[in-house]
RNA sequence: GCCCUCGUAGCGCAGAUGGAGAGCGCGCGACGUUCCGAGCGUCGAGGUCGCAGGUUCGAGUCCUGCCGGGGGCA
Numbered sequence: 001g002c003c004c005u006c007g008u009a010g011c012g013c014a015g016a017u018g019g020a021g022a023g024c025g026c027g028c029g030a031c032g033u034u035c036c037g038a039g040c041g042u043c044g045a046g047g048u049c050g051c052a053g054g055u056u057c058g059a060g061u062c063c064u065g066c067c068g069g070g071g072g073c074a
Base pairs, nucleotide, nucleotide: 001073002072003071004070005069006068007067010026011025012024013023019057028044029043030042031041032040033039050066051065052064053063054062
C1' cells in the first nucleotide's frame, strides 16, 4: 500500500430480505419481600446505532469517504 471483517446502552451481544415506537442478558436505580443483607419479584433510567455525506417516501440495515480494533497478502 491492497483486500476481508468488526464498530448498536456502563459491559457482552442480537437486529443485516430497508418499513412504522431500537431490543436481550449482565450491571445500575426505586419499590416489595427480610431484623439487615444476599437471593427473588415488579417497575424504571440509560443509545447522535464509530464520524461525515449520499440514495430513498422511509436507513442500524444499501452506496461513498474517513477514523478505530482484528485478520490476510505484498